[in-house]
Order: sequence, then C1' cells, then structure tokens
RNA sequence: GCCUGUGUAGCUCAGUGGCAGAGCGGCUGACUUGUAAUCAGUAGGUCGGGGGUUCAACUCCCUCCACAGGCU
Repeated sequence: GCCUGUGUAGCUCAGUGGCAGAGCGGCUGACUUGUAAUCAGUAGGUCGGGGGUUCAACUCCCUCCACAGGCU
C1' cells in the first nucleotide's frame, strides 16, 4: 500500500428495513441472626463519527475513525 471482518447498555453478545433486546453485572425490596444463594421489581443506549437512499435505517450505499485478520 491492497483486501476482508468487527464496532449495539458497565462486560459478553443478539437484532439483516417497521416500538432497540438477552445473559451477567448495578440499584431497591423480600427471605436470612448476618453474608452468599434464591425470588420480585427497577435504572442504564445520540446503535463508533458524518453524509446519502427510503414514508421509515442498528439494518442498505458512500466516506472517515478505532480494532482484528490476511496479502504484498
């Protein structure tokens, strides 16, 4: 230098055009002599940045950034 992939909650990841989710973690409550475990409830997101297509974009297209891999 070229090619490919990934980027979504604190962490690990789903979601491939039509209301953004799960597990773990956090907080509150119940239970317990107390802790853990268990149960119930609850908070937390400019979906990496910008632009385009569309009635509608996490999703499709372009570009930039970060990371990973491959080729030279």